Predicted 3D model of a 340-nucleotide part of an RNA (large-subunit ribosomal RNA, domain IV) from a Candidatus Parcubacteria bacterium. Model confidence (mean pLDDT): 81 of 100. The RNAcentral record of the full RNA draws on ENA.
Context: one part of a larger RNA
RNA sequence: AACUGGUUAAGGAACUAGGCAAAAAAGUGUUCGUAAGUUCGCGAGAAGAACUCCCUUUCUUCAGGAAAGGGUGCAACAAACGAUCUCUUGGCGACUGUUUACCAAACACACAGGUCCCUGCUUAACUCGUAAGAGGAUGUAUAGGGGCUGAGGCCUGACCAGUGCUGGAGUGUCAAAGUUGGCGGUUGCUUUGCGCAAGCGGAGCAGCUGACUGAAUUAAGCCUCCAGUAAACGUCGGCGAUAACUCUGAUCGUCCAAAGGUAGCGUAAUCCCUUGCCGUGUAAGUUACGGCCCGCAUGAAAGGCUUCACGACUGAGAGACUGUCUCAACCAGUUGCCCG
Numbered sequence: 001a002a003c004u005g006g007u008u009a010a011g012g013a014a015c016u017a018g019g020c021a022a023a024a025a026a027g028u029g030u031u032c033g034u035a036a037g038u039u040c041g042c043g044a045g046a047a048g049a050a051c052u053c054c055c056u057u058u059c060u061u062c063a064g065g066a067a068a069g070g071g072u073g074c075a076a077c078a079a080a081c082g083a084u085c086u087c088u089u090g091g092c093g094a095c096u097g098u099u100u101a102c103c104a105a106a107c108a109c110a111c112a113g114g115u116c117c118c119u120g121c122u123u124a125a126c127u128c129g130u131a132a133g134a135g136g137a138u139g140u141a142u143a144g145g146g147g148c149u150g151a152g153g154c155c156u157g158a159c160c161a162g163u164g165c166u167g168g169a170g171u172g173u174c175a176a177a178g179u180u181g182g183c184g185g186u187u188g189c190u191u192u193g194c195g196c197a198a199g200c201g202g203a204g205c206a207g208c209u210g211a212c213u214g215a216a217u218u219a220a221g222c223c224u225c226c227a228g229u230a231a232a233c234g235u236c237g238g239c240g241a242u243a244a245c246u247c248u249g250a251u252c253g254u255c256c257a258a259a260g261g262u263a264g265c266g267u268a269a270u271c272c273c274u275u276g277c278c279g280u281g282u283a284a285g286u287u288a289c290g291g292c293c294c295g296c297a298u299g300a301a302a303g304g305c306u307u308c309a310c311g312a313c314u315g316a317g318a319g320a321c322u323g324u325c326u327c328a329a330c331c332a333g334u335u336g337c338c339c340g
Base pairs, nucleotide, nucleotide: 001335002334003333004332005331006330007329008328010326011325014324019321029051030050031049032048037042039151053071054070055069056068057067058066059065072076085319086318087317088316089315090314091313092311093310097109098108113149114148115147116146117145118144119143126135127134128133152306153305154304155303157236158235159234162233163232164229165228166227167226168225169224170223172222173221179215180214181213182212183210184209185208186207187206188205189204190203191202192201193200194199237255238254239253240252241251264298265295276292277291278290279289280288
């Protein structure tokens, strides 16, 4: 000096990012008592209070019971171990659950519930596999697959112009195959010109054939057009003027747009300016809570608002308690170093 423990005057969170750590409470008994809120189940062991030994009497369901009175001590539970301090008020997530094996347990994931899309089964849709085949399923739309949202309550506004999807229409575009021509190659036959002959040329017919070439016919798709569709991807304005003090602007004008953000919430897990403004709490409060609202850049299933219960989540406050601190001291054990 460090570590592991113990004790501490007065104060009691002044410490600190934060009561981290420690302390305290007494937390499996009996009796009483228990608020707001609430989905009526809870909240709740809320909170809080008293008792516990021995003797006597009475009652009694005869029990480790109940009531009354009395007695001793500072103190009447429980051998030891073990056994979450409490309350108030916000945010988020409904909840129990799951997760980064080895820095994150959460407000992330899941969830019941909601909704949309696909799927009618001889091979569903979808997934794995080159295929055979397998799962889906020995299931059949109250079933199965996929997307989003995420208990419950109140709700879920406007826009189909763009993109996507669905349906319909089209003398647009368009494949292989088959059909039918052209050209070339080749085989056979017929015929013909020249030539004494050998042979050299031409034409026709019938086959076969070519990564050659034309035409008509032609599916889905794509394209064009017309509709529908937002719990599909998404989007949801600007300028100017206006009321008999002033301010404000119910109102009016105008431009653009597919439509111009509705209900709700709002300085928010979202607000730059910002420690916004007012209030509460404190002696003093960039945090907190309640209001306000032209919201840089909230907003309705990338759900909006609210909500009992729940949470090793996160913010603020209070009581109790303390060496966290003012401010440090001492003790025990262990370790390191120094001196002898």